[in-house]
Context: one part of a larger RNA
RNA sequence: CUCCGCUAAGGAACUAGACAAAAGGGCCCCGUAACUUCGGGAGAAGGGGCCCCCUGGAUGGUGAAGCCACUAGCUGGUGGAGCUGUCUGGGGGCGCAGAGAAGAAGGCCGGGCGACUGUUUAACAAAAACACAGGUCUGUGCUAAGGGGAAACCCUACGUAUACAGGCUGACGCCUGCCCAGUGCCGGAAGGUUAAGGGGCGGUGUGCAAGCACCAAACUGAAGCCCCGGUGAACGGCGGCCGUAACUCUAACGGUCCUAAGGUAGCGAAGUCCCUUGUCGGGUAAGUUCCGACCCGCAUGAAUGGUUGAACGACUUGGCCAUUGUCUCGGCGGAGGGCUCG
Numbered sequence: 001c002u003c004c005g006c007u008a009a010g011g012a013a014c015u016a017g018a019c020a021a022a023a024g025g026g027c028c029c030c031g032u033a034a035c036u037u038c039g040g041g042a043g044a045a046g047g048g049g050c051c052c053c054c055u056g057g058a059u060g061g062u063g064a065a066g067c068c069a070c071u072a073g074c075u076g077g078u079g080g081a082g083c084u085g086u087c088u089g090g091g092g093g094c095g096c097a098g099a100g101a102a103g104a105a106g107g108c109c110g111g112g113c114g115a116c117u118g119u120u121u122a123a124c125a126a127a128a129a130c131a132c133a134g135g136u137c138u139g140u141g142c143u144a145a146g147g148g149g150a151a152a153c154c155c156u157a158c159g160u161a162u163a164c165a166g167g168c169u170g171a172c173g174c175c176u177g178c179c180c181a182g183u184g185c186c187g188g189a190a191g192g193u194u195a196a197g198g199g200g201c202g203g204u205g206u207g208c209a210a211g212c213a214c215c216a217a218a219c220u221g222a223a224g225c226c227c228c229g230g231u232g233a234a235c236g237g238c239g240g241c242c243g244u245a246a247c248u249c250u251a252a253c254g255g256u257c258c259u260a261a262g263g264u265a266g267c268g269a270a271g272u273c274c275c276u277u278g279u280c281g282g283g284u285a286a287g288u289u290c291c292g293a294c295c296c297g298c299a300u301g302a303a304u305g306g307u308u309g310a311a312c313g314a315c316u317u318g319g320c321c322a323u324u325g326u327c328u329c330g331g332c333g334g335a336g337g338g339c340u341c342g
Base pairs, nucleotide, nucleotide: 001336002335003334004333005332006331007330009328010327013326018323026050027049028048029047030046035040037171051093052092053091054090055089056088057087058086059085060084061083062082066078067077068076069075070073094098106321107320108319109318110317111316112315113313114312118130119129134169135168136167137166138165139164140163146155147154148153173307174306175305177238178237179236182235183234184231185230186229187228188227191226192225193224197220198219202215203214204213205212206211239257240256241255242254243253266300267297278294279293280292281291282290
């Protein structure tokens, strides 16, 4: 040094944090709260019992001898001994200890996140990340859309819109506001613009010429774009200044500017709050953390979902009980290394 055993008194004072260790642990009986999706929460919590000997009671299994009967048998009936399972009394015994060893949940309360069981960075991350049933939008009528392939062809699917593909959200409950100006997508038999092509006014070169070659205006000519509409569980966005009430403060109210429209319901110093250890309350002797409120939201907010929420979690945060060498603060012992000598 590594691993292990014990430790007075205290018992988290240790520490970023009870990390580690300790504690708890089985079976039977009693008994169990809030909350809840009525399933659960629950093994909640919290208690009691547990070994051996003697002796009763109850009940179950098996069923001997004896006795009775006859059809005389490996028969039937009766009978209950002995052995034995379970439950339940009384008396007694031993040890520190009776689930005597190994094995074998510590528990409770509050908050956050994710509904849940699952999945993941093989070898630093297991999670609040991914997935998930459920919701919703979009595409697709079948030689489907979508995908693979150079093609043949194949997958989808030997399926057919209660199907398949793609996007977003993520159980359930209550809900999901306003903006279509920009961007995207969808629709639009007009109009504008627009390529090749069509067309050929007019012209150029050359030739004596017929001609040949070339340039070329009008007009005609798709999708696209412009234009006109629609569309947000499409990408996204969701204001400023000034004044005003018989104390003060505040402003239901008014004015004005801008916008496509100015953030509704909810929630809120939050995993989001800079100022900030905000303020008040709770908890502690003492609390930058925690919980409940308030709302001045630097910079919340509704399927980039909003907000609840039982159950669940090797998640995360705060507290409590139990328990301990984590600590006050060390000590003693065992095993194995190392070191020294050999």
A computed fold for a 342-nucleotide part of an RNA from an uncultured Dehalococcoidia bacterium, annotated as large-subunit ribosomal RNA, domain IV. Model confidence (mean pLDDT): 90 of 100.